[in-house]
RNA sequence: GCCGACGUAGCUCAACAGGCAGAGCAGCGGUCUUGUAAACCGCAGGCUAGGGGUUCGAGUCCCCUCGUCGGCUCCA
Numbered sequence: 001g002c003c004g005a006c007g008u009a010g011c012u013c014a015a016c017a018g019g020c021a022g023a024g025c026a027g028c029g030g031u032c033u034u035g036u037a038a039a040c041c042g043c044a045g046g047c048u049a050g051g052g053g054u055u056c057g058a059g060u061c062c063c064c065u066c067g068u069c070g071g072c073u074c075c076a
Stems, first nucleotide, its partner, number of pairs: 001072007010025004019056001027043005049065005
C1' cells in the first nucleotide's frame, strides 16, 4: 500500500426480506436467612463508533472518516 471481518447497555453477545432495540453476567432494591452467599421477584442502564445519503421508516442498504482484528504485498 491492497483486501476482508468487526464496532449495539459496565462486560460478553443477540436482533437479517428495512418495521416497537433484547438476553446473560455485573449493578441497585426487595423476599428469604441470626447474618452472608445462593435462589426467587422487581428496577435501572443505549444518540446502535462519528458524519452524510436513500426511504414513510435504517442497528440493518449506499458513501466518507475513525478504531480493533485478520490476510496479502513492498522494503528503498